[in-house]
RNA sequence: GAGUUUGAUCCUGGCUCAGAACGAACGCUGGCGGCGUGGAUAAGACAUGCAAGUCGACGCGAUGGAUGCAAUAUUUGAUCGAGUGGCGCACUGGUGCGUAACACGUGGGUAUUUACCGCGAAGUUCGGGACAACUCCGAGAAAUCGGAGCUAAUACCGGAUGGGGGCAUCCCAAAGUUCCCGCCUGACUCACAUAAGCCCGCGGCCUAUCAGCUAGUUGGUAAGGUAAAGGCUUACCAAGGCGACGACGGGUAGCCGGUCUGAGAGGAUGUACGGCCACACUGGGACUGAGAUACGGCCCAGACUCCUACGGGAGGCAGCAGUUGGGAAUCUUAGGCAAUGGGCGAAAGCCUGACUAGCGACGCCGCGUGAGGGAAGAAGGCCUUCGGGUCGUAAACCUCUGUCAUGGGGGACGAAAAUGACGGUACCCCAAGAGGAAGCCCCUGCUAACUACGUGCCAGCAGCCGCGGUAAUACGUAGGGGGCGAGCGUUAUCCGGAAUUAUUGGGCGUAAAGGGCGAGUAGGCGGUCUGUUAAGUCAGGUGUGAAAUUCAGGGCUCAACCCUGAAACUGCGCUUGAAACUGGCAGGCUAGAGGACAGGAGAGGGAAGUGGAAUUCCCGGUGUAGCGGUGGAAUGCGUAGAUAUCGGGAGGAACACCAGUGGCGAAGGCGGCUUCCUGGACUGUACCUGACGCUGAGGAGCGAAAGCUGGGGGAGCAAACAGGAUUAGAUACCCUGGUAGUCCCAGCUGUAAACGAUGAGUGCUAGGUGUGGAGGGUCAAUCCUCCGUGCCGCAGUUAACGCAAUAAGCACUCCGCCUGGGGAGUACGGCCGCAAGGCUAAAACUCAAAGGAAUUGACGGGGGCCCGCACAAGCAGUGGAGCGUGUGGUUUAAUUCGAGGCAACGCGCAGAACCUUACCAGGGUUUGACAUCUACUGACGUCGUAGAAACACAGAUUUCGUUAGGCGGACAGACAGGUGUUGCAUGGUUGUCGUCAGCUCGUGUCGUGAGAUGUUGGGUUAAGUCCCGCAACGAGCGCAACCCCUAUCCAAUGUUGCCAACAACUGGGGACUCAUUGGAGACUGCCGGAGACGAUCUGGAGGAAGGUGGGGAUGAGGUCAAAUCAUCAUGGCCCUUAAGCCCUGGGCUACACACGCGCUACAAUGGCCGGUACAACGGCAGCGAAGGAGCGAUCUGGAGCGAAUCCCAAAAGCCGGCCCCAGUUGGAAUCGCAGGCUGCAACCCGCCUGCGUGAACAUGGAAUUGCUAGUAAUCGCGAAUCAGUACGUCGCGGUGAAUACGUUCCCGGGCCUUGUACACACCGCCCGUCAAGCCAUGGAAGCUGGCAACACCCGAAGUCAGUGACCCAACCUGGGAGGGAGCUGCCGAAGGUGGGCUGGUGACUGGGGCUAAGUCGUAACAAAGUAGCCGUAUCGGAAGGUGCGGCUGGAUCACCU
Repeated sequence: GAGUUUGAUCCUGGCUCAGAACGAACGCUGGCGGCGUGGAUAAGACAUGCAAGUCGACGCGAUGGAUGCAAUAUUUGAUCGAGUGGCGCACUGGUGCGUAACACGUGGGUAUUUACCGCGAAGUUCGGGACAACUCCGAGAAAUCGGAGCUAAUACCGGAUGGGGGCAUCCCAAAGUUCCCGCCUGACUCACAUAAGCCCGCGGCCUAUCAGCUAGUUGGUAAGGUAAAGGCUUACCAAGGCGACGACGGGUAGCCGGUCUGAGAGGAUGUACGGCCACACUGGGACUGAGAUACGGCCCAGACUCCUACGGGAGGCAGCAGUUGGGAAUCUUAGGCAAUGGGCGAAAGCCUGACUAGCGACGCCGCGUGAGGGAAGAAGGCCUUCGGGUCGUAAACCUCUGUCAUGGGGGACGAAAAUGACGGUACCCCAAGAGGAAGCCCCUGCUAACUACGUGCCAGCAGCCGCGGUAAUACGUAGGGGGCGAGCGUUAUCCGGAAUUAUUGGGCGUAAAGGGCGAGUAGGCGGUCUGUUAAGUCAGGUGUGAAAUUCAGGGCUCAACCCUGAAACUGCGCUUGAAACUGGCAGGCUAGAGGACAGGAGAGGGAAGUGGAAUUCCCGGUGUAGCGGUGGAAUGCGUAGAUAUCGGGAGGAACACCAGUGGCGAAGGCGGCUUCCUGGACUGUACCUGACGCUGAGGAGCGAAAGCUGGGGGAGCAAACAGGAUUAGAUACCCUGGUAGUCCCAGCUGUAAACGAUGAGUGCUAGGUGUGGAGGGUCAAUCCUCCGUGCCGCAGUUAACGCAAUAAGCACUCCGCCUGGGGAGUACGGCCGCAAGGCUAAAACUCAAAGGAAUUGACGGGGGCCCGCACAAGCAGUGGAGCGUGUGGUUUAAUUCGAGGCAACGCGCAGAACCUUACCAGGGUUUGACAUCUACUGACGUCGUAGAAACACAGAUUUCGUUAGGCGGACAGACAGGUGUUGCAUGGUUGUCGUCAGCUCGUGUCGUGAGAUGUUGGGUUAAGUCCCGCAACGAGCGCAACCCCUAUCCAAUGUUGCCAACAACUGGGGACUCAUUGGAGACUGCCGGAGACGAUCUGGAGGAAGGUGGGGAUGAGGUCAAAUCAUCAUGGCCCUUAAGCCCUGGGCUACACACGCGCUACAAUGGCCGGUACAACGGCAGCGAAGGAGCGAUCUGGAGCGAAUCCCAAAAGCCGGCCCCAGUUGGAAUCGCAGGCUGCAACCCGCCUGCGUGAACAUGGAAUUGCUAGUAAUCGCGAAUCAGUACGUCGCGGUGAAUACGUUCCCGGGCCUUGUACACACCGCCCGUCAAGCCAUGGAAGCUGGCAACACCCGAAGUCAGUGACCCAACCUGGGAGGGAGCUGCCGAAGGUGGGCUGGUGACUGGGGCUAAGUCGUAACAAAGUAGCCGUAUCGGAAGGUGCGGCUGGAUCACCU
C1' cells in the first nucleotide's frame, strides 16, 4: 500500500496478501565451473581403523658391524625393544547437557601464582642409600600379581655456598617507609613478559495465579586453610542481612563479536568463523603437576555392553570416517604431512582425521543450451461471427560461430636449499561438429497473464474475500498468454508491512478502555529572588571498545571469494573546564496554600422529643342486601348484619401542599416540627505563617437496594405460595388473598446503567440569557464583583452525534484502565465472607468478523395530515336447493398441457361428435406431411381389388412442350421435423400495485462521505394542481389539456328518412323528427362573501350544460426471477426406422366428494291466457318475406335485399280475464315415448319440439360480493366464434330507485415525522432448554511418571583430624627424629522412608464451541404487543417471570423552562 464487516457511507478494529531472509525439508525438473556450507532430532547406543607422543643420560636384552688368530671375552659405535628418567599429554579437536550465575559483555581493582622461551645478575660444590628392567621361584582362564636376588642415573636422600622471603620481639600517637639483629627455609633464585586466579560498578529472558526469604544466615574476635583477600572452614559473641527499584520460588536458556529484518528506533536470532564459559556414559572424589579436580589418566558407586575356565575381569566416538536407532532431514570406514600450525628432540627426524580432496542445486556467484537471414505467413494444433485469427520468423531452408562439454598437446603459482597430497588440477594452444545441454509455477480480484471443451454444490479448488447446483476466464484438460530460469513452486520459521504495545509514534462521553467515593503512606512532579556547590547536563583532551563483519582500493578473465587500508563500533573509564537549566546546601519574598476576625445561606451528619392527615384493626350506634373487583368475569367478604355512615380506642409506617433543570454533601444519599451536639462550603477585611503545595501504587475508611446473623416490631405494601380468570398452554401480564422482607438496635456483606457511561489539580481561550447565596454601588430603576447551578452559542475540536469557561478546546503534573469477537469476568490457584458470593484472573478451542455514528429505504399491534363503495348509511345478491360451467381430488390405457391469494378457478377455449388434438390403444412410414440444393427420370391423375383407414398391389386410359420451366417419381446425401426440456438463459406481449400522484435530471449550495437541498414548510387541489415562502434556479417523464362518443343550439344538405294528400300508381313540400357535414357553446368569464392582496373556496345570476358536465381511449419510474419456450420468435440441451410423420377408434364429456363463477327458482310488485305499444344492431356459402303444411320444433316456398328501401324481430310495460297462499296453475330437475335440424357420422358425446313424468326448493349458518345516477336493480335484443351446439363473453337499448351523519374503526394507498438489532427488507431478525454428531477443556475415587533435595536412616571412594604397641634403606646416632600400614571420627555420592511441587491417564460428571433444512415455546429488536436494561433475592421445561432499589442507552401524549 491492497483485499475483507454495510443496500451504500465514514470510523474503530481484527484477519489476510504483496518484500527480504534461511544450517532447511518436500514435489517436478536438472548442462558446466568457482567459493562456501552439510546430524538443528536421541548429551541415544556404538562394530572396525586411525585421532599424542617424543628424547635417549643410565642399566639391561636382541641383531648385525669394527677391534682381535679366534671366542659365548673386552672395547667401540649403529639399529631395534620394553623399563627407569625428562618434557608433553591442562594445547589442538568435539558438543551445548547443565548454568539466570560475576557464567558472559564492558570498565575498573589486587591480597596472588606463572613450566617451556627471551633479556639481565649471581653461582653451579661434597657425599649417601635404594628401586624397576634383568635372573630364579610361585598364583591365575585372563587381566594381572606375589616372593627372593643383582644394578645405573639429569631418579631419590643429606651437607656446604649464595641471595631472597617470612615471622616473633623492639621503636613509633597512627599509618607508612627504611635500616639492623636473631631464627627458619634454601640448588636453583630474582625482575620483566606471557598465561591464569580472585574482587567490584554497570548491562542483557518470562512469571506476583511465586510475597516474604535467610542460622554459616549478616557482622565481629581468634584460629585454621589457600598461590592468594574472604564464613572459605571452626569456636565464641552480637542479631543481623535481602525484598515491591521484585528478594525467595517456578519456567526457559550457554553468553558475546555478530546474523536476519527495519527509513530509523526497535524486533527476532546466536548455524558456520572468532573470544569466553560449561561438559566428556551418570554421580562423587582426590592424586600427579607450573597448570586439571584432567574427552582418548586414576579411585569409588550406578546403569548398560562385552570376555570368562563362573573364581573374576574389560569398556566409554559430544575427536575423523563409519554403523544402528530416531527423524521431514544432514556426506567418504578417501589422500597426505606438500604448506601453515602444534608436541618431543641439539639436530636429522618422528607424531599430528588440525589440513586437502570426494559426495549433496543446500546456498551465493558466473557461463551456456546458439547467431544472422528467412512469408507460399507451409503443414499441424487451437479458436472462429466460417470471412478469418493465432502459435509465427517461430519451423523448414540458406549463411556463420565454437563459450561450455569432447579429443589431442603444453603446463604452473602455492616452495626461502630439498620436499606438492591437491594434480597432469588451474591456465594456454590445436581439432571436429549446431552438434550433447530447459524446466517450473501461475493466468476471478488483490496480482503481470483468456479462450474452448468436460464436469454439474459432484469431482474438486482456496493465502483472504470466495468459486462449483448445465453456457465456470476460479474445478480438470487443451490451445494461447504471463513470470522466473538450472532452477521453479510448496511447507515450516523470523522480521517487515503492523502507528496492531505507539520512546520516536496510539487511545479511554457513545467503538475495547476513568477505579463507586474521598482522606492519606511510599513514590513522581513542584512558585519567586540571591549566593554557593558541581551529582545530573554540556565542552576539550585521553585510555579502551580484539580480529572478522561494513566501506574504499587492490588480486583471482568478471562476480561470489580473498588481501591491504580506512572509517565505524552511538559504550565505559580517567582528566581539565563551563554554571544557563534540574538537583543539593544557605538566606530572603508573598501572587500558591493555610490561619485570624466579621457575616449570612442550606432536606449536610448524629441523638432526644413531639404533631396532624390517611390506611387497617377493635368496641358501640344507625341501617339493609348487597359489597368488592374487571376489558368482561370469577375467586373473596356479607342476613352470625358486610359495604355505607357516626362516635370512641389501638398500633405501625410515611411526612400532602410549600417544591423549583431550587439547596446541601466526596460519593452512596438527604424532605413534618422543636431542642442539643457536630462537619463543610461561601462572602468581606488583607492582620498572621512563609511553599507549609498537587497527585497518589499498596494499605486503612465510607459505600443504594437486595441478602445474612441475633433481638425487637409489624399498619400498609409485597418476592415465594394459594385460589380465580385469560390462553392452544399461561409455572406470566389482570383479580382476590398472602409469608419472608420492608421499620428499629447490634454486627456482617461491598456490589449497581454506584452514569455526566466524561479521574484529580493548575493556567489560558468570544459572548448572550435564566436561577441560588454573599457583597459593592444607586433615591430608585438599573449596573458591577465572587462562589454555585442550567440553557443557547463563536473559535477550536470530533468518525459523526455532539462538546464548547461546569470542554470532549489549548497545555502541564500525577494516578487508573484498553489492545478483534466468542470461550469468560469463566476454570484452576490464592485472599476475603457465616453463607449467598466478592476481588484477583487464564488457556485449549472457534469465527472473519464483532462494533460506533450517521444515510437511504422498508417495517411498527408509533404519531400527525389526506384519499378511495375502505368503513358507515342504503339497494340487490353470493354462501342453503336443482341445473350449467371451471378447478381440485379420485379414477383411467388416456382422462393432453398450462394458469394457483388479491392479480388461478364461464381463465388460454370468440364455441373438444370426426377434424381441432398436443393424450391413449392399434395399424403403418423413414430425405420424410413441409423448405432449399446436387445428379437421374417422365409422369401425375382417374378407374379396379384387399383393407377400419392410412396405404399396398395389378392392369387399363390419358395432356402441353425442342429445351428451359412448372409438376410428379425412385435412389442417396446435406438436411427437414419436434405442442420434447429450460419463462430461473431470452425477445416480444400481458397482469398487478394503480389512472395511485408520483419518479427523476442539469447547474449551484451543504456534508469527509453515503447523501441532502430542489421535491420540505404555510395554504389549496381530483392531482408534485396552483399560490406564497425558502440556497436554490431551471428542466424532463407522469397529472391536466389536445383525440373519440354523448348532452344544447345554429347553418347547409335531403333519399330509401320525415310531413301532407291519396285506394293505388305517378307526383308535392323542407317546417318538424332523423341522418350527414361544418360551426357555436363553459372560461371560475360575471356578481356577493371568505382568504395574506394570492391560489382557491362558498353562495348566486344567466345558461341545454357550472366549476375535470357524463363516458372512453390514454397506464410515469419501478415492484412481484409475476404469467407465457403450447400464439409467435429465439440461445443452450435432447430425439433422428423416433420424442418426427400418416391413419382408424377411443379420450379431453369419467364421478363416493370439495371449492369458485353463473342460470332458474322458492312466488300474488306473482303465474297463466288474450289483445296492444316502443329500440339499438346484423345480413350473400347470408338474412330469408308473403302464401301453404304441422299442436310444435320445423318443412315447403322463394319475393325482396350487398340494404335509412328488403329480411330477422323485442321483453318488461299497458288493457282485459283466470288462479287465491297451496310444494300450488309456484318451481322446473329427472326419466319415458315420439319427433325436428345440422352434419360423411349425433352410441360414447349436440341442440330443439310435442306428450307424459313433476325431484329439491317455502328467502338460506359462520362468512362474504357489487353499486353513489340514467348508477343499482329489472327487462329483453344483437354480435363474434360457428356446419351444428351459449345459462358464458362482448355490446345494445327499455323501465328506473334508495342512501351517504360522518372518518372512530376494518382494508388499500399518498405525504411528513419518529423508533429499529430489519436490507432476501416483519412471510424480517432472533433467544434458551431438549434431541443427534464432532471437538477441545474443568472436576473426580484412583492408576502411573518426572523434578527439587526438605527431614530422617544407611554410608563407598577420598581429603582432613586423631591414634599408630605393627612395618621402614638414606639423617643424627644405638636410641631417637621422621615416614607408612591398620583402626577410629567429621564430612560425604548412590540407595531407603516420609512429605513437597509438577505432568500423563481415569469409570463418571460439569459447562463450552461447532454442525443447510430436528423438538418446545417467543424472551429481545417497533410502545416487539407487560418499555428495556443493571445489581440482588426468589420461583419456573426453556427462553424467562415477580419483588426491592437504580438507569434512559424508552416510544407516545401532556405540562414546565
A computed fold for a 1457-nucleotide RNA from an uncultured bacterium, annotated as small-subunit ribosomal RNA. Its mean pLDDT, the model's own confidence on a scale to 100, is 80.